About this RNA:
Predicted 3D model of a 99-nucleotide RNA (SAM riboswitch aptamer (S box leader)) from a Cryomorphaceae bacterium. The RNAcentral record of the sequence draws on Rfam. The coordinates come from a structure-prediction model, not an experiment, and the mean pLDDT is 80.
RNA sequence: UGCUUAUCAAGAAAGACUGAGGGAAGGGCCCUUUGACGUCUUGGCAACCCGGAAGAGCCGGGUGCUAAAUCCCACUCCGAAGAAGGAGAGAGAUGAGCG
Numbered sequence: 001u002g003c004u005u006a007u008c009a010a011g012a013a014a015g016a017c018u019g020a021g022g023g024a025a026g027g028g029c030c031c032u033u034u035g036a037c038g039u040c041u042u043g044g045c046a047a048c049c050c051g052g053a054a055g056a057g058c059c060g061g062g063u064g065c066u067a068a069a070u071c072c073c074a075c076u077c078c079g080a081a082g083a084a085g086g087a088g089a090g091a092g093a094u095g096a097g098c099g
Stems, first nucleotide, its partner, number of pairs: 002098007013042005021031003026073003043066003047063006070091001075088004
C1' cells in the first nucleotide's frame, strides 16, 4: 500500500516552536499574521482492541480524536418539474483482523 468489517448529527483545551497557507480531491463555504496548518509538551474526550474485575459501574494498556454533521454539495432514487427534506451508493477518516 491492499482486502474484510464496525462506526462516523455527540464529546474534548492550553502553552512553546515555526511562519503561509489550510479544511483529502472538484464546486462552495469557512479558518487564518488577532498566527491558521504542522511539530512537541501537558491536559481533555471516549470510538475500537487487549488484560483485570464484573449485574452495570471501574482500573490499566495500545491506537485514535481534540473548528464548523465526514463543514455542505456532487452520483442514484423519492419529492408532478423544482426546492426544502428523505433514503441509498461512492469516496474519505478511525479501530480491529488478514495478506